[in-house]
This is a predicted structure of a 106-nucleotide RNA (SAM riboswitch aptamer (S box leader)) from Rubrobacter sp. Its mean pLDDT, the model's own confidence on a scale to 100, is 82. Its Rfam family is "SAM riboswitch aptamer (S box leader)". Rfam links the family to the GO term regulation of gene expression.
RNA sequence: UAAGCAUCGAGAGAGGCGCGAGGGACUGGCCCUGUGACCGCCCGGCAACCUGGGGAAUGCUUAUCUCCAAGGUGCCAAAGCCAGCCCCGUGGGGGAACGAUGUUGC
Numbered sequence: 001u002a003a004g005c006a007u008c009g010a011g012a013g014a015g016g017c018g019c020g021a022g023g024g025a026c027u028g029g030c031c032c033u034g035u036g037a038c039c040g041c042c043c044g045g046c047a048a049c050c051u052g053g054g055g056a057a058u059g060c061u062u063a064u065c066u067c068c069a070a071g072g073u074g075c076c077a078a079a080g081c082c083a084g085c086c087c088c089g090u091g092g093g094g095g096a097a098c099g100a101u102g103u104u105g106c
Base pairs, nucleotide, nucleotide: 001105003104004103005102006101007100008099013043015042016041017040018039022032023031024030026084027083028082029081044076045075046074049072050071051070052068053067054066055065056064058063080098085095086094087093088092
């Protein structure tokens, strides 16, 4: 990083320190925020995408399922907070786009 693939109604902080005004991607809502948000560092935690380790059945291999959570990421208000474009049998449902994260590629 303009690409491919997978996932995105689950889960996890009333913690400490610093800073000081916006923050929740964008737009409209709605919400969070001087009782200090967002952000940074520390500590704690969640999860299981990649690496690693244990196990199971089939198996030539590849592959599949499952457990652990040591390493690399990620994440820890609200469904990706809701809607935004299209479709349908429209108190609702499905899909797309956009976005985020991982992994592969360049």